[in-house]
Context: one part of a larger RNA
Molecule: small-subunit ribosomal RNA, central domain
Organism: Helicobacter bilis
RNA sequence: CUGGGCGUAAAGAGCGCGUAGGCGGGUGGUCAAGUCAGAUGUGAAAUCCUGUAGCUUAACUACAGAACUGCAUUUGAAACUGACCAUCUAGAGUAUGGGAGAGGUAGGUGGAAUUCUUGGUGUAGGGGUAAAAUCCGUAGAGAUCAAGAGGAAUACUCAUUGCGAAGGCGACCUGCUGGAACAUUACUGACGCUGAUGCGCGAAAGCGUGGGGAGCAAACAGGAUUAGAUACCCUGGUAGUCCACGCCCUAAACGAUGAAUGCUAGUUGUUGUGAGGCUUGUCCUUGCAGUAAUGCAGCUAACGCAUUAAGCAUUCCGCCUGGGGAGUACGGUCGCAAGAUUAAAACUC
Numbered sequence: 001c002u003g004g005g006c007g008u009a010a011a012g013a014g015c016g017c018g019u020a021g022g023c024g025g026g027u028g029g030u031c032a033a034g035u036c037a038g039a040u041g042u043g044a045a046a047u048c049c050u051g052u053a054g055c056u057u058a059a060c061u062a063c064a065g066a067a068c069u070g071c072a073u074u075u076g077a078a079a080c081u082g083a084c085c086a087u088c089u090a091g092a093g094u095a096u097g098g099g100a101g102a103g104g105u106a107g108g109u110g111g112a113a114u115u116c117u118u119g120g121u122g123u124a125g126g127g128g129u130a131a132a133a134u135c136c137g138u139a140g141a142g143a144u145c146a147a148g149a150g151g152a153a154u155a156c157u158c159a160u161u162g163c164g165a166a167g168g169c170g171a172c173c174u175g176c177u178g179g180a181a182c183a184u185u186a187c188u189g190a191c192g193c194u195g196a197u198g199c200g201c202g203a204a205a206g207c208g209u210g211g212g213g214a215g216c217a218a219a220c221a222g223g224a225u226u227a228g229a230u231a232c233c234c235u236g237g238u239a240g241u242c243c244a245c246g247c248c249c250u251a252a253a254c255g256a257u258g259a260a261u262g263c264u265a266g267u268u269g270u271u272g273u274g275a276g277g278c279u280u281g282u283c284c285u286u287g288c289a290g291u292a293a294u295g296c297a298g299c300u301a302a303c304g305c306a307u308u309a310a311g312c313a314u315u316c317c318g319c320c321u322g323g324g325g326a327g328u329a330c331g332g333u334c335g336c337a338a339g340a341u342u343a344a345a346a347c348u349c
Base pairs, nucleotide, nucleotide: 004320005319006318007303008302012317014201015200016199017198021194022193023192025088026087027086028085029084030083031082033081034080035077036076037075038074039073040072041071042070049065050064051063052062053061054060091191092188093187094186095184096183097182103177104176105175106174107173108172109171110154115149116148117147118146119145120144121143125136126135162169163168206247207246208245209244210243211242215241216240220236221235222234223233258316259315260314261313262312263311266294267293268292269291270290271289272288273287274286275285276284277283278281298305299304322349323348324347331342332341333340334339
């Protein structure tokens, strides 16, 4: 390399958009590039193969044949692929309609709670722990009442719920805005699938500039514990957490399961939206789309998966090839940095 694989053994890129490329629905016609058949030319000799002959045999050699699976030219075939033309509606999209949703973004508003400040009442404790102490308090704390300030998060509803490509999204109101499902079957007429390079998005932490800072809290300080305690527990506490703009680009970024299409038993729940039914109900039956549970065939090393496949097939992309060295070194690219990405070898078992 081939073969074989990628839920858990090595292996699905964090996710999308999409270029080149690869692949691509039904019918009719034309062409003949691929394809198939015939003919002609060529395909040096030697070698290989077959036959015969020559060295006593063999190896070896000679002669003849076949072959040289190729290339070119030419004549045909037209099923398949392709090209072109015409046409179709089952793929894809558009239009119209009423709904669902923590989808995104900007602005505004609310209540509960913590903390702080001010004032009132009031007096000796409070806090914390397994127990304590550091700590706060007679300069009046804690408790309680009232007022004010400020920041962050939005209890219950809340789930096997919903939405989003993923990351993710949860108080209420408003503006702008993306997508999906269902229904109608009106329109376009293959406009599709995948996608190297590329472009965009991408939790948390971290970085830059400027704000903000209630609570929490790396670092740090103190008190305990302990043989020690650079910890676990306690009292404090700064970055940070929040906002705007700009970077970083990584995660057990997980369903550890790439995307798309078709096919292959059921049963039960639930979300959205239709249809039908009557006894009009907190109803019944049923279609489509989602999301779960259970389970047959089949698959699997087993666990398990099982119409949301890890089953049966097709197309395209990514990735794997013993463990360590190592996701490291060097070089390149990117970054302010931290570092990210691409990615070996010696050696060793």